[in-house]
Model confidence (mean pLDDT): 81 of 100. Transfer RNA from Camelus ferus, 72 nucleotides, folded computationally. It matches the Rfam family "tRNA". Its family is annotated with triplet codon-amino acid adaptor activity in the Gene Ontology. The sequence is in RNAcentral, with records from Rfam. Taxonomically the source falls in Camelus (Eukaryota, Opisthokonta, Tetrapoda, Tylopoda).

């Protein structure tokens, strides 16, 4: 230099055009002589940014950045 893929909770990751979850961690409660485990509650998100389409965007479009995969 061309071409894809990606970007959601501390981490790993779903997810739909109509006010976003699971696991794991974490708090807290229960339980135990304590401690793990389990069982119950809870907090944690400007869904990468800037723009455009819609009545309405995390999801479509366009541009940017990080990040990776391949071709030269």
């Nucleotide at each position: 230099g061309a071409a894809g893929g990606u970007a959601u909770a501390g981490c790993u990751c779903a997810g739909u055009g109509g006010u976003a979850g699971a696991g794991c961690a974490u708090g807290u409660g229960u339980c135990u002589a304590g401690c793990a485990u389990g069982c119950g509650c809870g907090a944690g998100g400007u869904c990468c940014u800037a723009g455009g389409u819609u009545c309405a965007a995390u999801c479509c479009c366009u541009a940017g950045u990080g990040c990776u995969u391949c071709c030269a």